[in-house]
RNA sequence: AGAGCCGGCCAGGCAGUCGCUCGCAGGGUUCUGCAGUAAAACGCAGGAACGUGCGGGAGGAAAGUCCGGGCUCCAGAGGACAGGACGCCAGGUAACGCCUGGGGGAUGCGAGUCCACGGAAAGUGCAACAGAGAGCAGACCGCCCAAGUCGACGGUGAAAACCGCCGACCGGCAAGGGUGAAACGGUGCGGUAAGAGCGCACCGCGCACAUGGCAACAUCGUGCGGCAUGGCAAACCCCGUCCGGAGCAAGACCAAAUAGGGAUUCCAUGACGUGGUCCGCGUCGAAUCCGGGUAGGUCGCUGGAAGGUGGUGGUGACACCACUUCAAGAGGAAUGGCUGCCUCCUGGCCCGUGCCAGAAGACAGAACCCGGCUUAUCGGCCGGCUCUUCGC
Numbered sequence: 001a002g003a004g005c006c007g008g009c010c011a012g013g014c015a016g017u018c019g020c021u022c023g024c025a026g027g028g029u030u031c032u033g034c035a036g037u038a039a040a041a042c043g044c045a046g047g048a049a050c051g052u053g054c055g056g057g058a059g060g061a062a063a064g065u066c067c068g069g070g071c072u073c074c075a076g077a078g079g080a081c082a083g084g085a086c087g088c089c090a091g092g093u094a095a096c097g098c099c100u101g102g103g104g105g106a107u108g109c110g111a112g113u114c115c116a117c118g119g120a121a122a123g124u125g126c127a128a129c130a131g132a133g134a135g136c137a138g139a140c141c142g143c144c145c146a147a148g149u150c151g152a153c154g155g156u157g158a159a160a161a162c163c164g165c166c167g168a169c170c171g172g173c174a175a176g177g178g179u180g181a182a183a184c185g186g187u188g189c190g191g192u193a194a195g196a197g198c199g200c201a202c203c204g205c206g207c208a209c210a211u212g213g214c215a216a217c218a219u220c221g222u223g224c225g226g227c228a229u230g231g232c233a234a235a236c237c238c239c240g241u242c243c244g245g246a247g248c249a250a251g252a253c254c255a256a257a258u259a260g261g262g263a264u265u266c267c268a269u270g271a272c273g274u275g276g277u278c279c280g281c282g283u284c285g286a287a288u289c290c291g292g293g294u295a296g297g298u299c300g301c302u303g304g305a306a307g308g309u310g311g312u313g314g315u316g317a318c319a320c321c322a323c324u325u326c327a328a329g330a331g332g333a334a335u336g337g338c339u340g341c342c343u344c345c346u347g348g349c350c351c352g353u354g355c356c357a358g359a360a361g362a363c364a365g366a367a368c369c370c371g372g373c374u375u376a377u378c379g380g381c382c383g384g385c386u387c388u389u390c391g392c
Base pairs, nucleotide, nucleotide: 001388002387003386004385005384006383007382008381009380010379012342013341014340015339016338017337018336020057021056022055023054024053025052027050029048030047031046032045033044034043059363063374064373066372067371068370069369070368071247072246073245074244083243084242085241086240087239088102089101090100091099092098103117104115105114106113107112118238119237123236124235125232126231140177141176142173143172144171148169149168150167151166153164154163155162156161185203186202187201188200189199190198204227205225206224207223208222209221210219211218212217251299252298253297254296261290262289263288264287265286266285270284271283272282273281274280306325307324308323309322310321311320312319313318343360345358346357347356348355349354
């Protein structure tokens, strides 16, 4: 210098001006209550709308609503079934499917990155196409002719037959070729008719022990086993761990108008219905009181597993201690618009400086609150590290 990897941070700044929302202070207006008065006014308390002043006012993801928790209500002796999620080990945490550290595997020259990473010798199941054969497999090409049968030829023989050689059938083999994502360990030597863990050595694999490690696991260790157990569990399933349900439209309080409900009293020995009639039963009025729900209002609502700085412990996630800060709370839902300057970027002129123009750029918008994950994202800044080339 070039090419990369990892982590952290910012998300234009300042000023002016016009608005929006919340809080506090204070102002006049108006309403209600108390007090006061002959009636008022003045006074006190509270509310409403409207001005004024001061102060606060979106994010790193506020998003998706995918996990985990707080909080609230409902249910519940305890347990099981069903269902769901998760799954190497150790730790962190309120908890987690998150994070940290480690192990194993994959990948990259490397910094690094990625992995649902328990069980396939419990059972069931799956594997397109190709291929002879796809699971306690198989013989297409190929190799062999050892055993058996038949035949041709040659030799010996009187013949039967025997020997040699060739061919066919039956048969042996799985080394090589070929198919496939995958074909029942690899290399070498021996062995054989040809071959084969058939035997042996080494490598690989499995089991047991030993050693190291809390563990996962690892090992130039020891012994045993010729190899048994191919793959798929984000197929059913088995094993282990965890999970009661619903969610701020949770839920609590205040509470109209109208309609309806209950109680008491009165009207009244009334009217209507039922019925042939009487009794009986039912319905109908007024006043007062009570209670439930709706509209509406208030609370829940933002001080919390909170943030910042420093210290201590820890490899780290994180924990503890001290000091310090208070940082939106709306609810058809505010957090915005315009102007100027600076800064940054882009383009042009000039190409040293400078000038002009454009532009503020992305993703996006709190709604009970927190911890995560995932996804989206213009332009930059900082730190650590790797590889290549060149120079000293």

The RNA shown here (Bacterial RNase P class A) has 392 nucleotides and comes from a Gammaproteobacteria bacterium. The model forms 94% of the base pairs in the Rfam consensus. It is recorded under the gene name rnpB. Its Rfam family is "Bacterial RNase P class A". Rfam's curators write: Ribonuclease P (RNase P) is a ubiquitous endoribonuclease, found in archaea, bacteria and eukarya as well as chloroplasts and mitochondria. By type it is a ribozyme. Its mean pLDDT, the model's own confidence on a scale to 100, is 76. Taxonomically the source falls in Gammaproteobacteria (Bacteria, Pseudomonadati, Pseudomonadota).